This is a predicted structure of a 418-nucleotide RNA (Bacterial RNase P class A) from Afipia sp. It is recorded under the gene name rnpB. It matches the Rfam family "Bacterial RNase P class A". Rfam classes the family as a ribozyme. Its family is annotated with dimeric ribonuclease P complex, tRNA processing and ribonuclease P activity in the Gene Ontology. RNAcentral holds the sequence, with entries from ENA. The coordinates come from a structure-prediction model, not an experiment, and the mean pLDDT is 76. Lineage of the source: Bacteria > Alphaproteobacteria > Hyphomicrobiales > Nitrobacteraceae > Afipia.
Order: sequence, then C1' cells, then structure tokens
RNA sequence: UCAGUCGGCCGGACGGCCGCUCCGGCAAGGAUCGAAAGGUCGCCGGGGAGGAAAGUCCGGGCUCCAUCGACAUGCGGUGCCGGAUAACGUCCGGCGGGGGCGACCCCAGGGAAAGUGCCACAGAGAACGAACCGCCUUCAUUUCGGUGAAGGUAAGGGUGAAAAGGUGCGGUAAGAGCGCACCGCGUUUCCGGCAACGGAAGCGGCAUGGCAAACCACACCGGGAGCAAAACCGAAUAGGGACGGCAUAGUGGAAAGUUCGCUUUUAGCGAUAACUCCGCGGGGCAAUGUCAGGCUCGCUGUCCGGGUAGGUUGCUUGAGGCGCAGGGUAACUUGCGUCCCAGAGGAAUGGCCGUCACGUCCGUGUGGUGCAAACCGUUCGGGCCCUACAGAACCCGGCUUACAGGCUGGCUGAUAUU
Repeated sequence: UCAGUCGGCCGGACGGCCGCUCCGGCAAGGAUCGAAAGGUCGCCGGGGAGGAAAGUCCGGGCUCCAUCGACAUGCGGUGCCGGAUAACGUCCGGCGGGGGCGACCCCAGGGAAAGUGCCACAGAGAACGAACCGCCUUCAUUUCGGUGAAGGUAAGGGUGAAAAGGUGCGGUAAGAGCGCACCGCGUUUCCGGCAACGGAAGCGGCAUGGCAAACCACACCGGGAGCAAAACCGAAUAGGGACGGCAUAGUGGAAAGUUCGCUUUUAGCGAUAACUCCGCGGGGCAAUGUCAGGCUCGCUGUCCGGGUAGGUUGCUUGAGGCGCAGGGUAACUUGCGUCCCAGAGGAAUGGCCGUCACGUCCGUGUGGUGCAAACCGUUCGGGCCCUACAGAACCCGGCUUACAGGCUGGCUGAUAUU
C1' cells in the first nucleotide's frame, strides 16, 4: 500500500420568530362545552421518537379468570457440556463436525442395536446380500478371429449422491481382511478434564450404509386470555321475544324471614302447602380421566328486537441510564455515587429565516499518474442539502430484517522498503 475478517460510534449543529404537547409551580373562583361524570381557557420554568420505534418470532413484568389444587394422559416447545439471566428457543466459554492459506465463519449438534418407514432415476444389485463388463480353472467346439457350458471370484472397469471399510505388502489358478502393517470401527483399562471429550496401551471383528429440519422412543420445560387486559364515575335500558335439540330426581329436617290460622294484638302460640334456610343425593360448568374443592339448578343452536359505545385512571421511577472501584477468560455481577431522559388519545415534537458542517452537481485555476482518454487530490464561485432505513402507543430482555453517507479500533494474508 492492497485484499480480507471481527467489532464500536455518528447518521447533522447553532440562533431567531410563530405553533403543538406533557410535567411542576403560581394565579383565579370567572368564562365556556356537556344530560352528567368531567373537560377547555392565564403566567413562569423544564421535558418531548429509534438503532432498529419495523416483524409480532421468543421470553417475561403487570392485569383479570374458581378450577391459576393434586396425579395421569393429550397438545406444544427445547435437545453436545458448563455457566449467565427474572426468563428464553437468548447470550458467554468450551467440546465435536464442516469450510477457509489464515484471521475467522457455519451446524434444527442427544438416540439408527426399541420399532416402523424412505433412498427417485440409472444400475446386476440400495441392506437377510449381489454379478453387467471383466479375471481365473476345466471341458467341448472352431472359418484359429473366437464361441458355448460348468465352477470360482468381487482386486480392475461401468451406473450412481452413496455399492457394503481405506492405503500398501504378501499370498492365490485368479482374487478377497485370506494374512500382516498403519489408519478407521467396536470394546476394556489407565491418564487429563466438573463435563462434553481428548490421549495412551491392549484385545477383537478383520465387521453391511445414509436419512429422525421422516414417524418415533428418551430427557427436561409449559394454566388461559391479554392494555381492545383491567378499575372507577356518569347516563340509559328489555336479565326481552320466537322456534328448536339435550338433560332432569328427588329426599330428610328446620321455622330466623315472607305466608296461613288462632288469641290476651308494639306481641304470643301453632302450622309448613308454597317462597326461604340447612344436610344428603342427582344433573350442569371449565382439552380428557380420577380425587378434592367451588359455583349453579339447567346446558345449548338459530332468528328478531332494545339500551350503552361518554369521562377519568391504568400511563411511565424502571429486572432504568451514566460514572468509578472490585470479582470473573467472558456473558455478567457486587458496592458506591449521580441523573430523571416522551406519554399522545385518530393520535403531539411542526413551519419559516439565517449561519456552519458533511455530501453532491456545475464552472474555474492548479498538482500527481498516464502516450492519450481518464482517474485522484486541492483553491475559489454558484445551486441543492430531514437526501439512508424509517416514526413510540403498557413496559422490559432478546432474535430477525432494512439502512445513502461518514469516523474509528483489533487481527489475518500478500507485496515493497528499512
């Protein structure tokens, strides 16, 4: 200097005028909108979109729900080891496999000896083994080129993504783990490591694959719904009507209240048919079943019809940001200090002007490379310059996707010089 790889940051700034919105303080007790609840109107001070606010893919905080109780099943999710975290399918470190000269990058990375299934086409054959071409032996035949039959074979060739361990030597009629060496596979022991796993030595078969982002088996995890959650205030109404389907089971007691009777009528006594209360039982309710518990006396489909849809809260102080110190390889964590950094409600943060910066276009002068064309840098003038991706909506931690331009750090490779 060039090429590559892994990160970090910015993605406009300042001033003036007018406008919008929230918070705090002061002032006021008036005006106005409204049926009401409630809202709006003044002055001063302060705040006002993002690294992804996006996708809605994960995980939670929070709110509500009698099944958010126990067990089992179903359904769904995750899947090497260890750690971090509120948690996760996220992140960090490591192990194994693959790619790359390397820095680095990628992996839906547990189980194929529990079972089932698939591997198209080509090919002889795609998992109980097999023989197309070929090689070897024997016999027969021959136009001497070969041909046929029997037996042996899987080293060579072919097909294929993959052909049933690989390379080499020996051996054989020709071959083959047939034998041997190394590798690979399985297994035993030892060593290192928390572990995944790695290393060493021995033994063995010298052994028939791949796919589980195929079904599945195994281990672990998981209530549901969601801010249109929910809470309060105000106003209004019809817990309505019709047509179906399913289910039905009552029983014992009491007399506090309603009710009934009588009487001595602020009450007392008696009764219990009905309402009511208590117990047992039956039905119904919530993925399924059982136990336990709760509510209820019905569950459910279609159609017609009525009222409301207004206001306030939820709403931003957080698993929060920043700085310093300690622990840790790191993710992260502990302590101390400091700061408050949006809260709209059909949806606020905008418009205009001036200056500067970055960038771009045109013109002009100039330097370098170059034969030229052209490229790079630079002075001056003019035009444009919220021009990239793109806008909170209860909040937070992640992942994924998009991004004009600019600044910057580490590492790797190549080349040249010293």